[in-house]
């Protein structure tokens, strides 16, 4: 320096190709259920989708640029 990978709730992931209400699992919280904890059953809360612009009627997703992590080449 150059070039592929990844950045999404507290964690660990999908969705991205093919733009159209943000999703699972763990974890929390409240309610059942128990002698109580656990399982287990109902339901609820968390997101500025890694920053900033741009395209579009609408961007997690398509472009641009910057940071962050990680390979790989020199």
């Nucleotide at each position: 320096g150059u070039c592929c990978g990844g950045c999404u709730g507290g964690c660990g992931c999908a969705g991205c190709c093919u733009g159209g209400u943000a999703g699972c699992g763990c974890a929390c919280c409240u309610c059942c259920a128990u002698g109580a904890c656990g399982c287990g059953g109902a339901g609820g809360a968390u997101g500025u989708c890694g920053g900033g612009g741009g395209u579009u009627c609408g961007a997690g997703u398509c472009c641009c640029u910057c940071g962050c992590c990680g390979g790989a080449c020199a």

A computed fold for a 74-nucleotide RNA from a Micrococcales bacterium, annotated as transfer RNA. Lineage of the source: Bacteria > Bacillati > Actinomycetota > Actinomycetes > Micrococcales. The prediction has a mean pLDDT of 81. Its Rfam family is "tRNA". Rfam classes the family as a transfer RNA. About the family: Transfer RNA (tRNA) molecules are approximately 80 nucleotides in length.